[in-house]
Molecule: transfer RNA
Organism: Candidatus Woesearchaeota archaeon
RNA sequence: GCGCGGGUGGCCCAACGGUAAGGCAGUUGCCUGCAGAGCAACCGAGUGGGGGUUCAAAUCCCUCCCCGCGCU
Repeated sequence: GCGCGGGUGGCCCAACGGUAAGGCAGUUGCCUGCAGAGCAACCGAGUGGGGGUUCAAAUCCCUCCCCGCGCU
């Protein structure tokens, strides 16, 4: 330099172009002699940056940045 895959809450991971789901963690309560486990409720992100298409974009297009793999 070229090709491919990826970037979404603190972490992991989903999302036919139509309200961004779930798990872990966290907080509170129940339970307990205390804690843990368990149970219940709550708490959080507008999706790497910019631009474009569209009534509507995490999703499609362009460009840039970052990570991984391969090729030379």